[in-house]
Overview
The RNA shown here (Glycine riboswitch aptamer) has 90 nucleotides. It matches the Rfam family "Glycine riboswitch aptamer". Rfam's curators write: This family represents the bacterial glycine riboswitch.
Formats: sequence, structure tokens, C1' cells
RNA sequence: GAGGGCACUCUGGAGACAUCCGCAUCGGCGGAGGCCGAAGGUGAAAGCGCAUCGCGCGAAUCUCUCAGGCAAAAGGACAGAGCAGGAUUU
Repeated sequence: GAGGGCACUCUGGAGACAUCCGCAUCGGCGGAGGCCGAAGGUGAAAGCGCAUCGCGCGAAUCUCUCAGGCAAAAGGACAGAGCAGGAUUU
């Protein structure tokens, strides 16, 4: 000096009952079933390793729906545009 990545800022961002019942009369509370997958989390294929007929490592937008969500708001994997500084690498 450059590049990539993390963090940060802005922008875009899906899916699924504005369901039903009861209480309350204020902007709620409780219950019932139904549903969604893109916060987070669970599981583990090929393959690899080992003390080898077993054990371990092992990804996801797959899977499970624990959590979360099912008008709006909020959140939101991921993506785009920026980006001072620090670490790392070349």
C1' cells in the first nucleotide's frame, strides 16, 4: 500500500388464523385448536481420524419446530452500498 473478513451505519428483505371461546371494559388477560421458518437453537451425509465391527469430527436456505412468529409495528436469514479503528493474512 492492497485485498478479504469481523464489528458498525444506511437500504432492501419472505412465510403463516386481523381464527374461535371465556373474562374484563380499556387499548387488555386467559384458554383452545390450526399454521410458518429466514433471529437463535436441535439433528447429521459424503468424507476424514482413531485405540476399528465401535467411537469421534463433520455444512446448509436440508431437518426438528425447543425458542420465535402468524393485520400493523417490532424482529428478520440473506443481499447491496458505505465504513474510522483494531486484529489477522499477503
The model forms 89% of the base pairs in the Rfam consensus.